Overview: Predicted 3D model of an 88-nucleotide RNA (THF (Tetrahydrofolate) riboswitch aptamer) from a bovine gut metagenome. Rfam family: THF (Tetrahydrofolate) riboswitch aptamer. Rfam links the family to the GO term tetrahydrofolate metabolic process. For this family Rfam cites "A eubacterial riboswitch class that senses the coenzyme tetrahydrofolate" (Ames et al., Chem Biol, 2010). From the family's description: Tetrahydrofolate (THF) riboswitch was first reported for Ames et al. as an RNA motif in 5' untranslated (5'-UTR)regions of folate transport and biosynthesis genes in Firmicutes genomes.

[in-house]
RNA sequence: GAGUAGGAAUGACGCGUUAAGUACCGGCGGAUGGGAGGUUGCCGCCGGGCGAAGGAGCCCCCGCUCCGCGGUGUCAUCCCGCAUCCGC
Numbered sequence: 001g002a003g004u005a006g007g008a009a010u011g012a013c014g015c016g017u018u019a020a021g022u023a024c025c026g027g028c029g030g031a032u033g034g035g036a037g038g039u040u041g042c043c044g045c046c047g048g049g050c051g052a053a054g055g056a057g058c059c060c061c062c063g064c065u066c067c068g069c070g071g072u073g074u075c076a077u078c079c080c081g082c083a084u085c086c087g088c
Base pairs, nucleotide, nucleotide: 001088006080007079009077010076011075012074013073014072015070016069017068024048025047026046027045028044029043030042034086035085036084038082054067055066056065057064058063
């Protein structure tokens, strides 16, 4: 010096808007540079509290389409990116 989990931005395809998801708190568990191993980072499950931005058109309705909204999901790109010991 290379290289992780992951984070930000951008793009695409989706989900919800008849409220899930996200975020927060508690408990349990798991994975995490090549190896060991680790949490104040990450993921999963259970429980708890709180909580929202919808609108237009077609249309009898159902439904469909479009524009939004959500500290929304996945993938890709780029940037950032392991404290210790042993390796490369």